A computed fold for a 74-nucleotide RNA from a Ktedonobacteraceae bacterium, annotated as transfer RNA.
Rfam family: tRNA. By type it is a transfer RNA.
RNAcentral holds the sequence, with entries from ENA.
The coordinates come from a structure-prediction model, not an experiment, and the mean pLDDT is 81.
RNA sequence: GCGCCCGUAGCUCAGUGGAUUAGAGCACGCGCCUUCUAAGCGUGGGGUCGUGGGUUCGAGUCCCGCCGGGCGCG
Numbered sequence: 001g002c003g004c005c006c007g008u009a010g011c012u013c014a015g016u017g018g019a020u021u022a023g024a025g026c027a028c029g030c031g032c033c034u035u036c037u038a039a040g041c042g043u044g045g046g047g048u049c050g051u052g053g054g055u056u057c058g059a060g061u062c063c064c065g066c067c068g069g070g071c072g073c074g
Stems, first nucleotide, its partner, number of pairs: 001073007010026004028044005050066005
């Protein structure tokens, strides 16, 4: 340099036939329970989906550039 794949919550990921309100588990805050802790139960906060543009009435999802990571080739 070229090709392919990946980037969504603090972490691991789902959502990729374009429209239901962006979700799950773990973690975290508060409460309940408990002599205390852990476990368990209830509840809550946390994102504008790597970034910039484009297409569209409508984009996490489709298209292009860039950034970062992985694999292969030269």